[in-house]
Order: sequence, then C1' cells, then structure tokens
RNA sequence: CUCCUUAAAGGGUAAAUCCAUCGUGAGGUGGAGACACAAAGCCAGGGCUCUGGAAAAAUCCAGAGAGCCGGUUGCAAAA
Repeated sequence: CUCCUUAAAGGGUAAAUCCAUCGUGAGGUGGAGACACAAAGCCAGGGCUCUGGAAAAAUCCAGAGAGCCGGUUGCAAAA
C1' cells in the first nucleotide's frame, strides 16, 4: 500500500404501512414511518422476476424492479 473480516467513531439509507400525486399496469415521486442494510451508493446492451400489448402456441415488441443475483465505484480503521 492492497485485500478479507468486522469491533469503535462520524455518519448514511429507509422495508411494510398510511396520506397525496403520476401511470392501463408492474411501479415511480413527495411527506410520515422504521423492517432491515457495510455498499440497501451507482449500473437495466449479463441473468432473473414482474407489468402491458399481439399470437392457438412457440415467441415477439414496449415498460418496471438495483432492498433478487450480478457488474462497478467507495467512508473509517482496532484485533
């Protein structure tokens, strides 16, 4: 110096649910809320799941989810 693990410190995000709003919908945005999270930061031209339309079906087109896996970057530093 880098990597793994994870005490400490400073902190960070925000599930379900409720209210408002946008959307055919999955779901998004804002407020409340706090289940949990060492990447719950970012990435949808890797996989997967979900929604809408078409099709007898195989499948095709468009969209959504990053708190599903994955990729990528990163704060702090004991043992």